[in-house]
RNA sequence: UGCUCAUCAAGAGCGGCGGAGGGUCCAGGCCCUGUGAAGCCCGGCAACCUGCGAAACUUUGGGAUCUCAAGCCCAAAGAGCGGUAAGGUGCCAAAUCCUGCAGAGAGAUCUGAAAGAUGAGGA
Repeated sequence: UGCUCAUCAAGAGCGGCGGAGGGUCCAGGCCCUGUGAAGCCCGGCAACCUGCGAAACUUUGGGAUCUCAAGCCCAAAGAGCGGUAAGGUGCCAAAUCCUGCAGAGAGAUCUGAAAGAUGAGGA
């Protein structure tokens, strides 16, 4: 960089430094901001991945009973569940701030797509 999958109306400081911008890009709107923007630090939120837990479930493998199956015992893996916040990320105005494309509707509006963001996986 491009691909696949999942999620995106919940949540998160009256702190310190900093000093004028910010809401990713384009256009239009609408906002936030010297009652202090961005950025950095601290703090916090959440729970995607890792790690953690227990009995049950599924699958696989093994074991004992003379043999086989079921059942029983043991182990591993899987999906699910639960909790924690230790590790990897992420996030902390407004729906991803809204619209831009398509469809429905008289309209308000609704639905979907595209684009984007984040995570995980794989190239």
Molecule: SAM riboswitch aptamer (S box leader)